[in-house]
Model confidence (mean pLDDT): 78 of 100. Predicted 3D model of a 371-nucleotide RNA (Bacterial RNase P class A) from Meridianimarinicoccus aquatilis. Taxonomically the source falls in Meridianimarinicoccus (Bacteria, Pseudomonadati, Rhodobacterales, Paracoccaceae). The sequence was found by an Rfam model in a public genome assembly. It matches the Rfam family "Bacterial RNase P class A". Rfam links the family to the GO terms ribonuclease P activity, dimeric ribonuclease P complex and tRNA processing.
RNA sequence: GCGGAUGGCUGGAUGAUCGCGGGCGGCAACGUUCGAGGAAAGUCCGGACUCCAUGAAGCAAUGGUGCCGGGUAACGCCCGGCCGGGGAAACCCGAGGGACAGCGCCACAGAGAACAGACCGCCGCGCAUCUGUGCGGUAAGGGUGAAACGGUGGGGUAAGAGCCCACCGCGGGGCUGGUAACAGUUCUGGCACGGCAAGCCCCACCGGGAGCAAUGCCAAAUAGGGGUUCCGUGCGGCUAUUGCCGCGGGCCGCUUCAGCCCAGGAACCCGGGUUGGCAGCUAGAGCGCGUCGGUAACGGCGCGCCCAGAGGAAUGGUCAUCCAAGGGGGCAACCCCUGGACAGAAUCCGGCUUACAGGCCAUCCGCGCGC
Numbered sequence: 001g002c003g004g005a006u007g008g009c010u011g012g013a014u015g016a017u018c019g020c021g022g023g024c025g026g027c028a029a030c031g032u033u034c035g036a037g038g039a040a041a042g043u044c045c046g047g048a049c050u051c052c053a054u055g056a057a058g059c060a061a062u063g064g065u066g067c068c069g070g071g072u073a074a075c076g077c078c079c080g081g082c083c084g085g086g087g088a089a090a091c092c093c094g095a096g097g098g099a100c101a102g103c104g105c106c107a108c109a110g111a112g113a114a115c116a117g118a119c120c121g122c123c124g125c126g127c128a129u130c131u132g133u134g135c136g137g138u139a140a141g142g143g144u145g146a147a148a149c150g151g152u153g154g155g156g157u158a159a160g161a162g163c164c165c166a167c168c169g170c171g172g173g174g175c176u177g178g179u180a181a182c183a184g185u186u187c188u189g190g191c192a193c194g195g196c197a198a199g200c201c202c203c204a205c206c207g208g209g210a211g212c213a214a215u216g217c218c219a220a221a222u223a224g225g226g227g228u229u230c231c232g233u234g235c236g237g238c239u240a241u242u243g244c245c246g247c248g249g250g251c252c253g254c255u256u257c258a259g260c261c262c263a264g265g266a267a268c269c270c271g272g273g274u275u276g277g278c279a280g281c282u283a284g285a286g287c288g289c290g291u292c293g294g295u296a297a298c299g300g301c302g303c304g305c306c307c308a309g310a311g312g313a314a315u316g317g318u319c320a321u322c323c324a325a326g327g328g329g330g331c332a333a334c335c336c337c338u339g340g341a342c343a344g345a346a347u348c349c350g351g352c353u354u355a356c357a358g359g360c361c362a363u364c365c366g367c368g369c370g371c
Base pairs, nucleotide, nucleotide: 001367002366003365004364005363006362007361008360009359010358012322013321014320015319016318017317018316020035021034022033023032024031025030037342041353042352044351045350046349047348048347049211050210051209052208054258055257056256057255058254059253062207063206064205065204066203067081068080069079070078071077082096083094084093085092086091097202098201102200103199104196105195106194119142120141121138122137123136124135125134126133127132150168151167152166153165154164155163169191170189171188172187173186174185175184176183177182215279216278217277218276225270226269227268228267229266230265231264234247235246236245237244238243248262249261250260251259286305287304288303289302290301291300292299293298323340325338326337327336328335329334
């Protein structure tokens, strides 16, 4: 200097002028201060919060996650590590437990697709006019296929084959290191019954539902409306009555315990009124700086700060100058033109995913050159 990879920041600035919403001050005029993102997006996860289902425990159904350890309020997220795959590398990706619990699938091609198999071949014996043919052995070579029942080399054989041997691989045992996932090493072998679970399934762990249009209050108004169907509308004793006790029924997918209810309750259809105001509504699992612990994610401590809260929905418009980029002219100074991405809060927070013109910073890998 170039190429690649990873992480981060920014995504216009200044002045003037006019305008909008909130807070505070003020009788008011007005003053002062704050005012849209890194994704506000997708609505994919996890929560806070609110209401509902009677609650607790167990079982069932159903959904989610899926190597190990750590972080977090929690997660399907983040950090660190292990293994596998891609890459020359830095790095990137992984729907990463189980195929000996069971079921299922592997089309076509091919001899044969899970304990299968002889199409072409190779070898031996016999027959035969040197075209070939019959029997036996074989699975090393070739072919088919996404995949062919271990691989390479040697020995052996009529030719071959884990038939035998060495190494690799696979199964099993021991030892060492590591919290662990795993790794290394050593011994052994009957040298061998594939793949798919992002097919059903099995195993481990986690999970009630709905959502700020949740929910609560105030005001106002109407028709305390009409109809249909279903379930139930208890029993006994004591007591003057209220009430009390026992049994029974109901409230959940099932069971046990507890609690509540016993006369009302549920569903559907038609019709009427209200469409107003207030709260929820922004001080937080908050942010910044420093320090300590930790490889890190993150956590502790100290100091400081308050950074939208609209309500059909504000956060803007204009002018000038500068800046980033592109094009043209010019020796240069400079001049002219174009032009600055994705995009807009609505209960809030932690993530993930997707979109993004231009500019900047840091680290790592590789190549080239110079000192």